The prediction has a mean pLDDT of 80. Predicted 3D model of a 327-nucleotide RNA (Bacterial RNase P class A) from a Betaproteobacteria bacterium. The source organism's lineage runs through Bacteria, Pseudomonadati, Pseudomonadota and Betaproteobacteria. A source record names the gene rnpB.

[in-house]
RNA sequence: GGAGCCGGCCAGGCAGCCGCUGUGCCGCAAGGCGCGGAGGAAAGUCCGGGCUCCGCAGAGCGGGAUGCGGGGUAACACCCCGGCGUGGCGACACGACGAACAGGGCCACAGAGACGAGUCCCCGGCGUCAAAAACCGGGGGGUGAAACGGGCAACCUCCAUCCGGAGCAACACCAAAUAGGCAAGCGUUCGAGGCCUGCUCGGCCGAGCUUGCGGGUAGGUGGCUGGAGCCGCGGGGCAACCCGCGGCCAAGAGGAAUGGCUGCCAGGGCGCCCUGCCGGAAUACGGCGAGCGCCUACAGAACCCGGCUUAUCGGCCGGCUCCCCUU
Numbered sequence: 001g002g003a004g005c006c007g008g009c010c011a012g013g014c015a016g017c018c019g020c021u022g023u024g025c026c027g028c029a030a031g032g033c034g035c036g037g038a039g040g041a042a043a044g045u046c047c048g049g050g051c052u053c054c055g056c057a058g059a060g061c062g063g064g065a066u067g068c069g070g071g072g073u074a075a076c077a078c079c080c081c082g083g084c085g086u087g088g089c090g091a092c093a094c095g096a097c098g099a100a101c102a103g104g105g106c107c108a109c110a111g112a113g114a115c116g117a118g119u120c121c122c123c124g125g126c127g128u129c130a131a132a133a134a135c136c137g138g139g140g141g142g143u144g145a146a147a148c149g150g151g152c153a154a155c156c157u158c159c160a161u162c163c164g165g166a167g168c169a170a171c172a173c174c175a176a177a178u179a180g181g182c183a184a185g186c187g188u189u190c191g192a193g194g195c196c197u198g199c200u201c202g203g204c205c206g207a208g209c210u211u212g213c214g215g216g217u218a219g220g221u222g223g224c225u226g227g228a229g230c231c232g233c234g235g236g237g238c239a240a241c242c243c244g245c246g247g248c249c250a251a252g253a254g255g256a257a258u259g260g261c262u263g264c265c266a267g268g269g270c271g272c273c274c275u276g277c278c279g280g281a282a283u284a285c286g287g288c289g290a291g292c293g294c295c296u297a298c299a300g301a302a303c304c305c306g307g308c309u310u311a312u313c314g315g316c317c318g319g320c321u322c323c324c325c326u327u
Base pairs, nucleotide, nucleotide: 001323002322003321004320005319006318007317008316009315010314012265013264014263015262016261017260018259020037021036022035023034024033025032026031039298043309044308046307047306048305049304050303051167052166053165054164063163064162065161066160067159068082069081070080071079072078083097084095085094086093087092098158099157103156104155105152106151107150120141121140122138123137124136125135171222172221173220174219181213182212183211184210185209186208193205194204195203196202229248230247231246232245233244234243235242236241267296268295269294270293271292272291274289276288277287278286279285
């Protein structure tokens, strides 16, 4: 100098203006002020748990998942260490990696035959007057990845271990109108009640009316974010991870806020362009540079957490491997 491998991190910055949302304070109110306001994947909803409700004496059947050994964890299909296998010169990557004499099934093409039956060719024996057939035999040939030697369990299966169901639209509380339920009271020519009509009278209609209770709908509230939490230090462990001490609180909406515009600055990419610099014979061409324009990712919380997988303009840091050159 070139080509790679592994791990970690960032996800443009600042200012102004106008908005949205949660919360505290002030205000009778309108509103004002302060503070907080998406991610590394918030995504797919694929695994595992917390939490809630329902179910459940115990055991079994059925069903599902996992599958080398050990460890971590609340748990896992995740992670770590080790073994083995495969790929790579290597750093390293990948692997459902238990059992094939418990049983069933399958093994393309070729081949007579793919595990059942049995014999395509050759040879020897036997057989026969001589042959042939039949029979016995061969570490024979031929086919094929594999020929009574086996392989396949991400085919059934067996073995071992684990697993109840549904999900925050869970669930709990408060609670209109209308209809229906239950109870009590009043009333049906001894007329409750309604309409004209705010009241009295009058007229008309008239069999229901009133109150209470309970379920439940709309609506509202809680669940709702302080937690297997984050950071620092120390200790244990190869590691995953665990323990101790100290500090911190960091979205909580609910048809769903976390945004928009402008200016300045910065990284990168593409295009145009230059009377700039270097190499070059050159106005080819290449490298560097100046200016202008455009672009500048994937994506967005919805009860919470641990994983996996997938998407992602770009940039930074650390460790390691191989090749070439120079000293």

Background:
It matches the Rfam family "Bacterial RNase P class A". Rfam classes the family as a ribozyme.